[in-house]
RNA sequence: AUAGCAGGGGAGGAGUUCGCUCCUUUAAUAAAAAAGGAGAGGAAAGUCCGGGCUCCAAGAGGUAUGGCGCUUCCUAACAGGAAGUUCUGGUGACAGAAGGAAAGUGCCACAGAAAACAUACCGCCCUGUAUACGAAAAUAUGCGGGGUAAGGGUGAAAUGGUGAGGUAAGAGCUCACCGCAUAGCUGGUGACAGCUAUGGCAGGGUAAACCCCGCCAGGAGCAAUGCCAAAUAGGCUCUGAAAUCUCUUUGAGAUUGAUGUGCCUCCAUCCCCGUAAGGGUAGGAGCGGGUGGGCAGCAAGACAGGUCUGGCAACAGAUCUGCUUAGAUGAAUGAACUCCCUUAGACAGAACCCGGCUUAUACCCCUGCUAUAUUC
RNA sequence: GUGGGUAUAGCUCAGCUGGUAGAGCGCUGGAUUGUGGUUCCAGUGGCCGAGGGUUCGAAUCCCUCUACCCACCCCA
Numbered sequence: 001a002u003a004g005c006a007g008g009g010g011a012g013g014a015g016u017u018c019g020c021u022c023c024u025u026u027a028a029u030a031a032a033a034a035a036g037g038a039g040a041g042g043a044a045a046g047u048c049c050g051g052g053c054u055c056c057a058a059g060a061g062g063u064a065u066g067g068c069g070c071u072u073c074c075u076a077a078c079a080g081g082a083a084g085u086u087c088u089g090g091u092g093a094c095a096g097a098a099g100g101a102a103a104g105u106g107c108c109a110c111a112g113a114a115a116a117c118a119u120a121c122c123g124c125c126c127u128g129u130a131u132a133c134g135a136a137a138a139u140a141u142g143c144g145g146g147g148u149a150a151g152g153g154u155g156a157a158a159u160g161g162u163g164a165g166g167u168a169a170g171a172g173c174u175c176a177c178c179g180c181a182u183a184g185c186u187g188g189u190g191a192c193a194g195c196u197a198u199g200g201c202a203g204g205g206u207a208a209a210c211c212c213c214g215c216c217a218g219g220a221g222c223a224a225u226g227c228c229a230a231a232u233a234g235g236c237u238c239u240g241a242a243a244u245c246u247c248u249u250u251g252a253g254a255u256u257g258a259u260g261u262g263c264c265u266c267c268a269u270c271c272c273c274g275u276a277a278g279g280g281u282a283g284g285a286g287c288g289g290g291u292g293g294g295c296a297g298c299a300a301g302a303c304a305g306g307u308c309u310g311g312c313a314a315c316a317g318a319u320c321u322g323c324u325u326a327g328a329u330g331a332a333u334g335a336a337c338u339c340c341c342u343u344a345g346a347c348a349g350a351a352c353c354c355g356g357c358u359u360a361u362a363c364c365c366c367u368g369c370u371a372u373a374u375u376c
Numbered sequence: 377g378u379g380g381g382u383a384u385a386g387c388u389c390a391g392c393u394g395g396u397a398g399a400g401c402g403c404u405g406g407a408u409u410g411u412g413g414u415u416c417c418a419g420u421g422g423c424c425g426a427g428g429g430u431u432c433g434a435a436u437c438c439c440u441c442u443a444c445c446c447a448c449c450c451c452a
Base pairs, nucleotide, nucleotide: 001372002371003370004369005368006367007366008365009364010363012340013339014338015337016336017335018334020039021038022037023036024035025034026033041347045358046357048356049355050354051353052352053221054220055219056218059266060265061264062263063262065217066216067215068214069213070084071083072082073081074080085098086097087096088095089094099212100211104210105209106206107205108204121152122151123148124147125146126145127144128143129142130141131140132139160178161177162176163175164174165173179201180199181198182197183196184195185194186193187192225296226295227294228293235287236286237285238284239283242256243255244254245253246252247251257270258269259268260267271280272279273278288451289450290449303322304321305320306319307318308317309316310315341345377448378447379446380445381444382443383442386401387400388399389398395432402420403419404418405417406416407415425441426440427439428438429437
């Protein structure tokens, strides 16, 4: 210099004028006004995960269902992050993948002999028989019997790989190296790695198929939930809240049954009137009708920044500083003009809060590293 | 805002235990009829909303994105 890899920061700036939302003060109740102050993001987004918080009796155990899945660590928690392991891709910086198919079941279309307790289409080899040629042997062809998994062919995939020996031809049949399995030793917290010995070798693929193993999760969600106020037909229909037995009888216990924010068990609850039949109420479902109000939840928090300590790091601890500081409910943060960067200035707008992931994003800047070429 | 669901032919829907995608209506042509309708026969038309992954193979399984639909308050 060219090409590239990984990561981080910013998200136009300044001024004038006119507006918008909220808070404080003047100021003491409302309205209005004046002055002062505050006012979107790196993703506020998608709602894909996790947690806080609230309600469900929310308490215990199990099961179903769902999620996660190499190892160790971090964290309130996670499908997130950090550091590593093995394999794959890349010259490299680096990137991607990940439990189990030697528990069981299912599936593997078409093609192919065979898609998995194996098997033999072509071929190769041995052999019986017939025919042809021939003196015979040998050879060729047809019909049979057997051996073989080296070679061909099919397919996405065909039962360890390479080489040598061996054989009728072949084959872990034997040997060397590689791979695999088992056992031991060493190193590492661990995934795993290295070494040694033994075994001719179990083993097709698929678990983003069922499943097995390990871990996690009770359900619903701020339109949760609590309070105040208003309106309507506080209406109609259906359903509808325990029976029995025993005793020391205004009560207690037992049995069965019903209800329970998946299901089961423990457990909890099971109203009133009536001798009874039955009736009423709470509750549930549907129809119908009404309102479009207010307050809390709701803005100081797993908060932000600096320093020190521990750790490779994610992060944790200590300490100091800062904070009413967005808080709406048709829902605010905008518009015009001028100048500058230089001509472009993107994606996009909080709605209970927080930690992540994913997706969208014009342009500018910075850091570390790699490959190639040249020069010193 | 929260929760749930759908997307396949021009329209309404099947197919979603992975193996070349179907039905009805519609449209086109023919037969029947004097003509039209009805009826009968034949044909037409799709990369399964978009992109990526798993697999030999994806409408179907997994992830991301896009568009659309439904429920929610009070009487209670």
This is a predicted complex of two RNAs, RNase P RNA and transfer RNA, with 452 nucleotides together.
Rfam match: Bacterial RNase P class A. By type it is a ribozyme. About the family: Ribonuclease P (RNase P) is a ubiquitous endoribonuclease, found in archaea, bacteria and eukarya as well as chloroplasts and mitochondria.